RNA sequence: GUGGAUAUAGUCAAAUGGUAAUAUUUCUCUUUGCCAAGGAGAAGACGCGGGUUCAAUUCUCGCUAUCCACC
Numbered sequence: 001g002u003g004g005a006u007a008u009a010g011u012c013a014a015a016u017g018g019u020a021a022u023a024u025u026u027c028u029c030u031u032u033g034c035c036a037a038g039g040a041g042a043a044g045a046c047g048c049g050g051g052u053u054c055a056a057u058u059c060u061c062g063c064u065a066u067c068c069a070c071c
Base pairs, nucleotide, nucleotide: 001070002069003068004067005066006065007064010024011023018054025043026042027041028040029039030038047063048062049061050060051059
């Protein structure tokens, strides 16, 4: 330099054009003589910027970052 893949809560990770699950983490309550474990509840996220669309995490373009292959 060329081609391809990926980017979602602090972490892992799903979904799919109709507004984001699960687990863990954090906080509160409960249980216990205390801790741990358990139970209930709450908080927390679609890499950035455009385009298409009534509606974009999803489709599309570009940028950034990471990874892989080729040269």

Description: This is a predicted structure of a 71-nucleotide RNA (transfer RNA) from Corymbia citriodora subsp. variegata. Lineage of the source: Eukaryota > Embryophyta > Tracheophyta > Pentapetalae > Corymbia citriodora. Its Rfam family is "tRNA". From the family's description: Transfer RNA (tRNA) molecules are approximately 80 nucleotides in length. Rfam links the family to the GO term triplet codon-amino acid adaptor activity. The sequence is in RNAcentral, with records from Rfam. Model confidence (mean pLDDT): 81 of 100.